Record summary:
Transfer RNA from a marine eukaryotic metagenome, 67 nucleotides, folded computationally. The sequence is in RNAcentral, with records from MGnify.
[in-house]
């Protein structure tokens, strides 16, 4: 310049939700058992800070990390 968002890999581009997906993880179920497939579930206050705004993951500014 760029990029930071649940373990992982991503969406989300100012307001309708309570922040989602896929994979991974838990627990059931299905089987002799596993895999697979079904249900259901727990996990992020969005790097940190300040700022604009009625409102911010989402704009601006500073700093940190990574390329």
């Nucleotide at each position: 310049g760029g990029u930071g968002u649940g373990g992982c890999u991503c969406a989300g581009a100012g307001g309708u939700u309570u922040a989602g997906a896929g994979c991974g993880c838990u627990u059931g179920g299905u089987u002799c058992g596993g895999g697979a497939c079904c249900a259901a579930g727990a996990g992020g206050u969005c790097g940190g800070g300040g700022g604009u705004u009625c409102a911010a993951g989402u704009c601006c500014c500073c700093c940190c990390a990574c390329c």